[in-house]
Context: one part of a larger RNA
RNA sequence: CUGGGCGUAAAGCGCGCGUAGGUGGAUAUGUAAGUCGGAUGUGAAAUCCCCGGGCUUAACCUGGGAAUUGCAUUCGAUACUGUAUGUCUAGAGUAUGGUAGAGGGAAGUGGAAUUUCCGGUGUAGCGGUGAAAUGCGUAGAUAUCGGAAAGAACACCAGUGGCGAAGGCGACUUCCUGGACCAAUACUGACACUUAAGCGCGAAAGCGUGGGGAGCAAACAGGAUUAGAGACCCUGGUAGUCCACGCCCUAAACGAUGAGAACUAGACGUUAGAGGGGUUACCCUUUAGUGUCGAAGCUAACGCGUUAAGUUCUCCGCCUGGGAAGUACGGCCGCAAGGUUGAAACUC
Numbered sequence: 001c002u003g004g005g006c007g008u009a010a011a012g013c014g015c016g017c018g019u020a021g022g023u024g025g026a027u028a029u030g031u032a033a034g035u036c037g038g039a040u041g042u043g044a045a046a047u048c049c050c051c052g053g054g055c056u057u058a059a060c061c062u063g064g065g066a067a068u069u070g071c072a073u074u075c076g077a078u079a080c081u082g083u084a085u086g087u088c089u090a091g092a093g094u095a096u097g098g099u100a101g102a103g104g105g106a107a108g109u110g111g112a113a114u115u116u117c118c119g120g121u122g123u124a125g126c127g128g129u130g131a132a133a134u135g136c137g138u139a140g141a142u143a144u145c146g147g148a149a150a151g152a153a154c155a156c157c158a159g160u161g162g163c164g165a166a167g168g169c170g171a172c173u174u175c176c177u178g179g180a181c182c183a184a185u186a187c188u189g190a191c192a193c194u195u196a197a198g199c200g201c202g203a204a205a206g207c208g209u210g211g212g213g214a215g216c217a218a219a220c221a222g223g224a225u226u227a228g229a230g231a232c233c234c235u236g237g238u239a240g241u242c243c244a245c246g247c248c249c250u251a252a253a254c255g256a257u258g259a260g261a262a263c264u265a266g267a268c269g270u271u272a273g274a275g276g277g278g279u280u281a282c283c284c285u286u287u288a289g290u291g292u293c294g295a296a297g298c299u300a301a302c303g304c305g306u307u308a309a310g311u312u313c314u315c316c317g318c319c320u321g322g323g324a325a326g327u328a329c330g331g332c333c334g335c336a337a338g339g340u341u342g343a344a345a346c347u348c
Stems, first nucleotide, its partner, number of pairs: 004319003007302002012316001014201004021194003025088007033081002035077008049065006091191001092188005097182003103177007110154001114150008125136002162169002206247006215241002220236004258315006266293012297304002321348003330341004
């Protein structure tokens, strides 16, 4: 390589958009490139194989055939693939009418809590712990009442509930805006699927510039604990956490399960619709999601099981013993941190 694989053993790119490429619905006709068949030419001889012959036999030599699975030309076949033209509507899409939603962006608003400040009441403690101490407090704290300011997050509702491609999204109002689903018609007429390259998005932490800073809190300081304590516990506390703009591009970015399509028992929940029936308790049918359990089947087992890890098809990505190592070197990217691509010697 072939082959075999990728939930947990090595292996699905974090997620989209998408070019080339690969693959692609039904039907009619043409064509005949692929495909299939015939003929002709060629495919040197020897070798190999088959049937004979010659050395006493064999090896060996030798005659004929077959084979040489190929190529070219030509004549045909037309199911499938391709191609050309036409038609179709089951894929895909558009329009109309509805539905649900923490989908995204911007602006504004709100209440609870926390902290700080001001004022009142009030007096000796408060705080914290396993127990303490550091700390705060007679310069009046803690507690409590009134007022003010600030920043951040939005209790209940809340739900294996919803939305989003993923990351993710949760107070309220307004504006702008993306997608999904349902029902029935009408329209376009294969316009589709996948996707190397490329482009975009991408939690947290981190970086740059400028703001902001209540709470929390790496680092740091102190108090404890301890043999020690560079920790766990406590008192403080700076970056950061927040905002704007620009970078970074990684995660157990997980369903550890790529995308699309078709087929293959059910039962019970739940979300959003639609259509029936009904005694207004509810029941039945159906579509799209989201869960639990399970037939067949699959699996090394665990488990999966119409949301497949079942049965198949198309396309992409990836794996090939452990360590060395996601390291070195080089390239590309980055302000840096580093990211990405990614070995070998050696060793077991």
This is a predicted structure of a 348-nucleotide part of an RNA (small-subunit ribosomal RNA, central domain) from a metagenome. The prediction has a mean pLDDT of 90. Its Rfam family is "Bacterial small subunit ribosomal RNA".